[in-house]
RNA sequence: GACCCCAUCGUCUAGCCUGGCUUAGGACAUCACCCUUUCACGGUGAUGACACGGGUUCAAAUCCCGUUGGGGUCG
Numbered sequence: 001g002a003c004c005c006c007a008u009c010g011u012c013u014a015g016c017c018u019g020g021c022u023u024a025g026g027a028c029a030u031c032a033c034c035c036u037u038u039c040a041c042g043g044u045g046a047u048g049a050c051a052c053g054g055g056u057u058c059a060a061a062u063c064c065c066g067u068u069g070g071g072g073u074c075g
Base pairs, nucleotide, nucleotide: 001074002073003072004071005070006069007068010028011027012026013025020058030046031045032044033043034042051067052066053065054064055063
């Protein structure tokens, strides 16, 4: 230098290929309440995310382009 893959709650992950039922779901963690003499376990609820910037479209986490970061192959 060329090409390929990846980026979603604090962590891990589903959804992306095939645009519209996902209030963007689940597990763990955190917080509140219940349960318990207390703790643990268990139950209910809450909080919290689409890397960034554009474009296409009635509608974008999803399609297209670029940027950033990470990983890989080749030279």